[in-house]
Context: one part of a larger RNA
RNA sequence: UGACGGGGGAACGCACAAGCGGUGGAGCGCGUGGUUUAAUUCGAUAAUAAACGAAGAACCUUACCAGGGUUUGACAUUCUAAUUGCUAAUCUAUCGAAAGAUGGACUCCUUCGAGGGUAUUAGAACAGGUGUUGCACGGCUGUCGUCAGCUCGUGUCGUGAGAUGUCGGGUUAAGUCCCACAACGAGCGCAACCCCUAUCAUCUGUUGUAUUUCUCAGAUGAGACUGCUCGCGUAAGCGAGAGGAAGGUGGGGACGACGUCUAGUCAGCGUGGCCCUUAUAUCCUGGGCAACACACGCGCUACAAUGGUCAAGACAAAGAGUUGCAAUCUGGCGACAGGGAGCUAAUCUCAUAAACUUGAUCUCAGUUCAGAUUGCAGGCUGAAAUUCGCCUACAUGAAGAUGGAAUCGCUAGUAAUCGCAGGUCAGCUAUACUGUGGUGAAUACGUUCUCGUUCCUUGUACA
Numbered sequence: 001u002g003a004c005g006g007g008g009g010a011a012c013g014c015a016c017a018a019g020c021g022g023u024g025g026a027g028c029g030c031g032u033g034g035u036u037u038a039a040u041u042c043g044a045u046a047a048u049a050a051a052c053g054a055a056g057a058a059c060c061u062u063a064c065c066a067g068g069g070u071u072u073g074a075c076a077u078u079c080u081a082a083u084u085g086c087u088a089a090u091c092u093a094u095c096g097a098a099a100g101a102u103g104g105a106c107u108c109c110u111u112c113g114a115g116g117g118u119a120u121u122a123g124a125a126c127a128g129g130u131g132u133u134g135c136a137c138g139g140c141u142g143u144c145g146u147c148a149g150c151u152c153g154u155g156u157c158g159u160g161a162g163a164u165g166u167c168g169g170g171u172u173a174a175g176u177c178c179c180a181c182a183a184c185g186a187g188c189g190c191a192a193c194c195c196c197u198a199u200c201a202u203c204u205g206u207u208g209u210a211u212u213u214c215u216c217a218g219a220u221g222a223g224a225c226u227g228c229u230c231g232c233g234u235a236a237g238c239g240a241g242a243g244g245a246a247g248g249u250g251g252g253g254a255c256g257a258c259g260u261c262u263a264g265u266c267a268g269c270g271u272g273g274c275c276c277u278u279a280u281a282u283c284c285u286g287g288g289c290a291a292c293a294c295a296c297g298c299g300c301u302a303c304a305a306u307g308g309u310c311a312a313g314a315c316a317a318a319g320a321g322u323u324g325c326a327a328u329c330u331g332g333c334g335a336c337a338g339g340g341a342g343c344u345a346a347u348c349u350c351a352u353a354a355a356c357u358u359g360a361u362c363u364c365a366g367u368u369c370a371g372a373u374u375g376c377a378g379g380c381u382g383a384a385a386u387u388c389g390c391c392u393a394c395a396u397g398a399a400g401a402u403g404g405a406a407u408c409g410c411u412a413g414u415a416a417u418c419g420c421a422g423g424u425c426a427g428c429u430a431u432a433c434u435g436u437g438g439u440g441a442a443u444a445c446g447u448u449c450u451c452g453u454u455c456c457u458u459g460u461a462c463a
Base pairs, nucleotide, nucleotide: 001463002462003460004459005458007457008456009455010454011453012452013451015447016446019410020409021408022407023406026301027300028299029298030297031296032295033294034292035291042053043052064287065286066285067284068283069282070281073126077125078124079123080122081121082120083119090105091104092103093102094101095100108116109115128276129275131274132273133272137270138269139265140264141263142261144259149188150187151186152185153184154183155164156163157162168179169178170177194253195252196251197250199222200221201220202219203218204217205216225247228241229240230239231238232237303403307362308361309360310359311358312357313356319350320349321348324343325342329338330337331336369400374395375394377392378391379390380389416439417438418437419436420435421434422433
């Protein structure tokens, strides 16, 4: 000087408390461990791994396994020699699971110089590697933490390591600002500048609207600054009020200081070293990544009457669409099929939002709750649904009656609850993820305690 203390003081945070809803019990979905396996590819492992890489494993993907092939190679550049329109490509025959192998047909340009290009064969450089090292690295990322800190120049103090500044008194979300001060200044952070949102004005409006208007959309501006009033205060600022759509950072996002964890990633990519080079490269078929006594994590659906079922009725936002979205119509109980208007979209389509409201019924039961599992019949995508896809109809109708110890999220348009859309994508395992709107709470006395953090101070046999 730090770090640490079951030392002290001050302060903060959904940290506790006060509340609301969950997880932990059930069934199922997904991930992981373990076990099994020819293979169950690899990585991630307290917080900071485990619906994570993966915004989508039937083939492909694919890296794994078995078997069958190839060896200048699936891909790139160059050289030497030979051959050169055939042996390549294309078509075709045989063999084959395919990859491919062996035959046949076809037969480039030209200034006619065997010139150019191409291809093949042999050879040489080389290719190739999801092989290894994240403890050799770049880049990117997580975390402490959007915590308020981390430093420097000059000066001063100290033999020196260092200190001071950055401490103290206030204040703030903030090392934010004020006062004081051997310090005076400065930098990276904080804040602001950027984007979305709430109000208004002006301009422009078609594809929105019956309509000048207006809703809406686009653009440009205004507006909030403790500016005004009162109180407290030296000040910074704090409390209350007015006006206002909005009030004291209005709400949300992007933005992450010096550094920590020898944190993560050589399998996104790049890259040093090492290793393989008739194989650790490469092509193909099939299988596996989907196994199943079990353990853990993240979720979905429920256990019902604030509910289930049936009928009728109402109101969104944000997105996507030409290899696409597909209306009206017809067939089918339905998944869907037939057919195809319109739309490169404020025009057309996906597209009926659902919770909700009204009426009817069920009357507390393993039920008209719940829907696992299984049977049978169909539909769709795709060469191909057996391992291993999704959907529909009928039948079947497990467990489950609110969950032990323990544990998680959330302070307002939040929690809870209700649908809708998108990416990936032929199809889908999405209950995931990313968005979007509808309905819409309760509680916070307070900081003693738990956890984490910041500042000052004190002790130390630690560095």
Small-subunit ribosomal RNA, 3' major domain from candidate division CPR3 bacterium GWF2_35_18, 463 nucleotides, folded computationally. It was read from a public genome assembly. Taxonomically the source falls in candidate division CPR3 (Bacteria, Bacteria candidate phyla). Its mean pLDDT, the model's own confidence on a scale to 100, is 81.